The part of an RNA shown here (small-subunit ribosomal RNA, central domain) has 347 nucleotides and comes from uncultured Bordetella sp. NCBI's taxonomy places the organism under Bacteria, Pseudomonadota, Betaproteobacteria, Alcaligenaceae, Bordetella. The RNAcentral record of the full RNA draws on ENA. The coordinates come from a structure-prediction model, not an experiment, and the mean pLDDT is 83.
[in-house]
Context: one part of a larger RNA
RNA sequence: CUGGGCGUAAAGCGUGCGCAGGCGGUUCGGAAAGAAAGAUGUGAAAUCCUGGAGAGCUUAACUUUGGAACUGCAUUUUUAACUGGUCGAGCUAGAGUGUGUCAGAGGGAGGUGGAAUUCCGCGGAAGAGUGAAUGCGUAGAUAUGCGGAGGAACACCGAUGGCGAAGGCAGCCUCCUGGGAUAACACUGACGCUCAUGCACGAAAGCGUGGGGAGCAAACAGACGUAGAUACCCCAGAAGUCCACGCCCUAAACGAUGUCAACUAGCUGUUGGGGCCUUCGGGCCUUGGUAGCGCAGCUAACGCGUGAAGUUGACCGCCUGGGGAGUACGGUUCAAGAUUAAAACUC
Numbered sequence: 001c002u003g004g005g006c007g008u009a010a011a012g013c014g015u016g017c018g019c020a021g022g023c024g025g026u027u028c029g030g031a032a033a034g035a036a037a038g039a040u041g042u043g044a045a046a047u048c049c050u051g052g053a054g055a056g057c058u059u060a061a062c063u064u065u066g067g068a069a070c071u072g073c074a075u076u077u078u079u080a081a082c083u084g085g086u087c088g089a090g091c092u093a094g095a096g097u098g099u100g101u102c103a104g105a106g107g108g109a110g111g112u113g114g115a116a117u118u119c120c121g122c123g124g125a126a127g128a129g130u131g132a133a134u135g136c137g138u139a140g141a142u143a144u145g146c147g148g149a150g151g152a153a154c155a156c157c158g159a160u161g162g163c164g165a166a167g168g169c170a171g172c173c174u175c176c177u178g179g180g181a182u183a184a185c186a187c188u189g190a191c192g193c194u195c196a197u198g199c200a201c202g203a204a205a206g207c208g209u210g211g212g213g214a215g216c217a218a219a220c221a222g223a224c225g226u227a228g229a230u231a232c233c234c235c236a237g238a239a240g241u242c243c244a245c246g247c248c249c250u251a252a253a254c255g256a257u258g259u260c261a262a263c264u265a266g267c268u269g270u271u272g273g274g275g276c277c278u279u280c281g282g283g284c285c286u287u288g289g290u291a292g293c294g295c296a297g298c299u300a301a302c303g304c305g306u307g308a309a310g311u312u313g314a315c316c317g318c319c320u321g322g323g324g325a326g327u328a329c330g331g332u333u334c335a336a337g338a339u340u341a342a343a344a345c346u347c
Stems, first nucleotide, its partner, number of pairs: 003320004007302002012316001014201004021194003025091006033083002035079008049067002053065004094191001095188004099183004106177007113154001118149005127136001162169002206247006215241002222234001258315006266293012297304002321347003330340003
C1' cells in the first nucleotide's frame, strides 16, 4: 500500500460557506469517449511455465533446442444494455422561487426600568465583624429612615422550554436584519450532495490604544490554623471582569458520535404549525423540533435503537504498539502562544 477501523480502546477538523476535484433523479433520440467482442501488427533477450514436447552430462539439479506466455499498446471492424467529456428535446418525485399564516433569549444599533450591593450627605449614638484574630468604628461605624451618585447584572416568569452553523443568546421598548416551520396552489426544471487549498465566524483567559470601575477578584500583603501550610477558612486588595476599536484562534469548542440522502416495530411526554370531529370537557389525523422508554438489528461490553452506534450509498477528515512528542528544526507573528510536524534512541 492493501485491509480494518474512528461514542467510551489510537482515530470526526470547534463550526459554517465554498472554487478545483469526486459523486449525482427521470424519459426519448443522435453520436460512439469509456466499456464489451473479433481481427491484424507489435510486445528485444534473459527470467517464469512446459503437468509424459525434445537434446546433452549415468540420473537430477544444470545446460540447451523449440513452444507457450508477456494479461500491454496501436490500427481496424462491430455492439449500444450500462457510465458520462458529450450533443439535442422533454418530465417533476430532488433542489429552489412566489403567496398566506406562525413561533422564537437568532444577530446589530439606540433608548429606558425596578430591586440589590457599594459610596456620599443629613438624623441618631457605641459597638460592629469573625470559629478566633488581624482589619473597621467617637475623625461617628453597625442597624435603621430620607435624599443623592455610579457601575454591573437582569429575581419571579423559567421549563430534560425556545432560537442559532457552532461559539453562544434572557428586564422592557423602538428601528434595521438573518434563518426556520406550516398550508394550499402556481412557477423554474436537476439548478443537486460533498469538499483538499481558501475565506468567514469562533467561550474564557490573554495582548494593544482610549475610556470606565459598583460588586467580585488571579497576583501581592496580613490574620488564623498547622509539625510545616508558598493551600483550604477569614480581613483587605492592584490587574482583570464592563465599553469602543484592533489582535489572539485555543477548550472535556462534548452528543467525547463529520455532512447529505434513502430504507427499517411501536409507546409516552413536551414545543411550533395545519386539518377533521365535538356532548365544547376533549378526541383523532398530519407535519417540523426536543426528551424518556423500547422490538428487530448492531456492539467487546456499557449501551445505541426512525434524531441509530441498525441496513445501504456519496464525499471529506482522521487512526495504525507504549515512550521520545504534539517535542526539535524550518515556515507563518505585537507578545504570550498557536498551527504545521519528524527522527535517532528505547521498552